Predicted 3D model of a 393-nucleotide RNA (Bacterial RNase P class A) from Kocuria kalidii. The coordinates come from a structure-prediction model, not an experiment, and the mean pLDDT is 78. RNAcentral holds the sequence, with entries from ENA. Rfam family: Bacterial RNase P class A. Its family is annotated with dimeric ribonuclease P complex, ribonuclease P activity and tRNA processing in the Gene Ontology. By type it is a ribozyme.
RNA sequence: CAGGCCGGCCGGGUGACCGCGGGCCGCGCGGCUCCGGUCGCGCGGCGCGAGGAAAGUCCGGGCUCCGCAGAGCAGGAUGGUGGGCAACGCCCACUCGGGGAGACCCGCAGGAAAGUGCCACAGAAAACAGACCGCCCGCUCCCGGUCCGUCCGGGCGGCGGGUCAGGGUGAAAAGGUGGUGUAAGAGACCACCAGCGCGCCGGGUGACCGGCGCGGCUCGGUAAACCCCAUCCGGAGCAAGGCCAGACAGGGUGCGCCCGAGGACUGCUCGUCCGAGCACCCGGGUAGGCCGCUCGAGCCCGUCGGCAACGGUGGGCCUAGAUGGAUGGUCACCGGCACGGCACGGGCGACCGGCCGUGCGCACAGAACCCGGCUUACAGGCCGGCCUGUCCC
Numbered sequence: 001c002a003g004g005c006c007g008g009c010c011g012g013g014u015g016a017c018c019g020c021g022g023g024c025c026g027c028g029c030g031g032c033u034c035c036g037g038u039c040g041c042g043c044g045g046c047g048c049g050a051g052g053a054a055a056g057u058c059c060g061g062g063c064u065c066c067g068c069a070g071a072g073c074a075g076g077a078u079g080g081u082g083g084g085c086a087a088c089g090c091c092c093a094c095u096c097g098g099g100g101a102g103a104c105c106c107g108c109a110g111g112a113a114a115g116u117g118c119c120a121c122a123g124a125a126a127a128c129a130g131a132c133c134g135c136c137c138g139c140u141c142c143c144g145g146u147c148c149g150u151c152c153g154g155g156c157g158g159c160g161g162g163u164c165a166g167g168g169u170g171a172a173a174a175g176g177u178g179g180u181g182u183a184a185g186a187g188a189c190c191a192c193c194a195g196c197g198c199g200c201c202g203g204g205u206g207a208c209c210g211g212c213g214c215g216g217c218u219c220g221g222u223a224a225a226c227c228c229c230a231u232c233c234g235g236a237g238c239a240a241g242g243c244c245a246g247a248c249a250g251g252g253u254g255c256g257c258c259c260g261a262g263g264a265c266u267g268c269u270c271g272u273c274c275g276a277g278c279a280c281c282c283g284g285g286u287a288g289g290c291c292g293c294u295c296g297a298g299c300c301c302g303u304c305g306g307c308a309a310c311g312g313u314g315g316g317c318c319u320a321g322a323u324g325g326a327u328g329g330u331c332a333c334c335g336g337c338a339c340g341g342c343a344c345g346g347g348c349g350a351c352c353g354g355c356c357g358u359g360c361g362c363a364c365a366g367a368a369c370c371c372g373g374c375u376u377a378c379a380g381g382c383c384g385g386c387c388u389g390u391c392c393c
Base pairs, nucleotide, nucleotide: 001389002388003387004386005385006384007383008382009381010380012334013333014332015331016330017329018328020049021048023046024045025044026043027042028041029040030039031038032037051364055375056374058373059372060371061370062369063237064236065235066234070270071269072268073267075233076232077231078230079229080094081093082092083091084090095109096107097106098105099104110228111227115226116225117222118221119220132167133166134163135162136161137160138159139158140157141155142154143153144152145151175193176192177191178190179189180188194218196215197214198213199212200211201210202209203208241291242290243289244288250282251281252280253279254278255277262274263273264272265271298317299316300315301314302313303312304311305310335362336360337359338358339357340356341355342354344353345352346351
């Protein structure tokens, strides 16, 4: 220097004019008044006014309302270990497995010797294995040889059987290599290796790691298939919920009032409790205001502990609250990017820059009760650390 890996961050700036939401202050007018104020309108002034994801609404919580004798069943979620956190399906560290030449990256990472199911295509055979070719044995048929002994050799022969070494198929063919053995073969047996299980020793909080011995010789995969195991889980959501003001008109049908409809335990059952109304249809009315509402597991800087996530502590800061829903528009300059040109500068060099012209308003996207995460989208740019190289010195 080029290519790459990881982490952190920014994501236009300034000014002028016009405009919007909301807060505070002052003045004026009006209403109410317990004369302290308070509410409304108008004018003026001064601050504030989207994001890293405000998004998807996928997890976890706060908050609110309902519920809170209990038991059983069903359902859902999670899944190595240790830690962090309010909590989590998040984060950190480690272990194990996998990928990469490397920096590093990825993992829905419990159980398949509980049970059930499934395993496409190809292939003979896909899980209490299997015989297509091949190999071997027996019988038989045919051919040749012949020392005439149903002796030897052979077959695009037939039938019966043995075999899984070899070939071929497949993602996977029922341990691997060598030997013994055999008619041919085979963990049938032996040695070593791999794997599994059990026991012991050592290290670690633990997942797990290392070592030694024994065993039967090997028991395929799939649990983002049912299932089993362990742990956790009330329901609904700010249109929660509360207050104020205002409007209206009732009628019909069915069931029920202790022989009890219906309701609560919010999926179901049992059980317990409450219980006089309940369900449906037709018709009528309303669509205003206020609270909740933004100070919070808050943000920034330092320091201490910790490998880290994070925690303790000191100081500082206040940072949108709309409800048809504000945060915008125009212009100028600067910046940025793309394309084309000049051959201007720096460096020993690989290379890096400069100038001119043209074009582009210039990424993804926008709060709606609030937080912690995850995921997804994103023009362009900055900083730090590391890896590799057939580039340069």